[in-house]
């Protein structure tokens, strides 16, 4: 100097004028004065909780979330920190729903002979027949080499064989068993034994383990207003409705839809000085400046995660080149 990685922070300041909204005060009821007024994500609503109502006889089935280890705080969490393993990058570093594919079911376009059952297109070897021959036909053995594919069922070599093949052997890799070392653990390193060689997908169903009552501020509470019957249809003692989603079970006579009619206001929940309501939090100009321009707007509250973000600042580190 160039290209990058990670962490933290800002994402506007000052002034003038004008405006919006909430609270308090004054008052000549129309204004004036004082004070407050979005974010790092207020977002997505993904996870956890507070809070609220319902459920809380019994049994069963569904349903949802999560899934390596240690530590930490917390009401809690699937969060955070560090580590392990796998993958990517020359590297700083980044990514991972990271239990099970040897319980079962299922899926895999195109190509290809064959895609889970293995398989034989070219090819290799061999028996027979035909042919002068090149070769052809019928049968048998094989899977080394070629070819297709994202993937073809361990790899390399030697032996072996008619040709071949873990068929045998050596080494390497994987798996299983066993012994030892390291680590709190996940895990890892090494020795020996066994030819055992078993493809992928579970963010497909599923299986295993752990956890979870349901619905959510339009929750819900208080005050007030109104109230009414009627008509038509459907279901119901062969059991309706109800008991959180279903069944068993319990209970025991009403329930649902349409037509038509009445009412449809306020307060709380609700916030340590944003906060109501379909919803205020802004605009113009000037100054400094390189410039003021991103993503985006609270609706019960809190913790976490994820996603979006113009531009700028600080720190640590990596790679390449050059110079001393």
């Nucleotide at each position: 100097c160039g290209a990058g990685u990670c962490g933290g922070c800002c994402g506007g300041g000052c002034g003038a004028c004008g405006g919006c909204u909430c609270g308090g005060g004054c008052c000549u009821c129309g204004g004036c004065c004082c004070g407050g007024g979005a974010g790092g994500a207020a977002a997505g609503u993904c996870c956890g909780g507070a809070c609220u109502u319902c459920a809380c006889a019994g049994g069963g089935c569904a349903c949802g979330g999560c899934g390596c280890c240690u530590c930490g705080g917390g009401c809690a969490a699937u969060c955070g920190a560090g580590g392990g393993c796998g993958g990517g990058g020359c590297g700083a570093c980044c990514c991972g729903a990271c239990g099970g594919a040897a319980a079962g079911u299922g899926c895999a376009a195109c190509a290809g002979a064959g895609a889970g059952c293995a398989g034989a297109c070219c090819g290799c070897c061999u028996g027979g027949a035909g042919g002068c021959g090149a070769c052809u036909c019928c049968g048998g053995g094989c899977a080394a080499g070629g070819g297709u594919g994202a993937a073809a069922g361990g790899g390399u070599g030697c032996g072996g064989u008619a040709a071949g093949a873990g068929c045998g052997c050596a080494c390497c890799g994987g798996c299983g068993g066993u012994c030892g070392g390291g680590g709190c653990a996940a895990c890892u390193c090494g020795g020996c034994c066994g030819g055992c060689c078993u493809g992928g997908c579970a963010a497909a169903c599923c299986c295993c383990g752990c956890c979870g009552g349901a619905a959510g501020c339009a929750a819900g509470g208080c005050c007030g207003a109104a109230u009414a019957g009627g008509g038509a249809g459907a279901g119901g003692a062969u059991g309706a409705c109800g008991c959180g989603g279903c069944c068993c079970g319990c209970c025991g006579a009403c329930u649902c839809u349409c037509c038509g009619g009445g009412u449809u206001g306020g307060c709380c929940g609700c916030a340590u000085c944003a906060g109501a309501g379909a919803a205020a939090u802004c605009g113009u100009c000037g100054c400094a400046c390189a410039a003021a321009g991103a993503c985006a707007g609270a609706a019960u509250c809190c913790g976490g995660c994820u996603u979006a973000c113009a531009g700028g600042c600080c720190g640590a580190c990596u790679c390449a080149c050059u110079c001393c």